[in-house]
RNA sequence: UCUAUUCUUCGGGGCAGGGUGAGAUUCCCGAUCGGUGGUAAAGUCCACGACUCUUGCACGAGCAAGAUUGAACCGUUGCAACUACGGUACCGACAGUUAAAGUCUGGAUGAGAGAAGAAUGAU
Numbered sequence: 001u002c003u004a005u006u007c008u009u010c011g012g013g014g015c016a017g018g019g020u021g022a023g024a025u026u027c028c029c030g031a032u033c034g035g036u037g038g039u040a041a042a043g044u045c046c047a048c049g050a051c052u053c054u055u056g057c058a059c060g061a062g063c064a065a066g067a068u069u070g071a072a073c074c075g076u077u078g079c080a081a082c083u084a085c086g087g088u089a090c091c092g093a094c095a096g097u098u099a100a101a102g103u104c105u106g107g108a109u110g111a112g113a114g115a116a117g118a119a120u121g122a123u
Base pairs, nucleotide, nucleotide: 001122002121004120005119006118007117008116009115010114017029018028019027031103032102033092034091035048036047037046038045043090044089052067053066054065055064056063057062072088073087074086075085076084094106095105096104
């Protein structure tokens, strides 16, 4: 320095205040949050993970394959930005609930894209 194997650790945030009501952090006003890799620095580009669904196997826990998978424009600077800066918008799994949830509770002390490090090996 490189690649392979093994192992360890890490790996998701968020309704202040107010209105109506018997009851709402779920409705209304308002507030607030943004996983991973790539690329001029990205919730809205490309790709991935998670959630959900289907099929097969196991018919215990699960494993494999597949499907689904939200949302952005304008201006400025610049070699380069749908990423920065300025402005104005928009989006958000499933189950539960005294009343409809991105934000509460739960599956989840889970899983995971991946990140960092160590050992062995090779050059």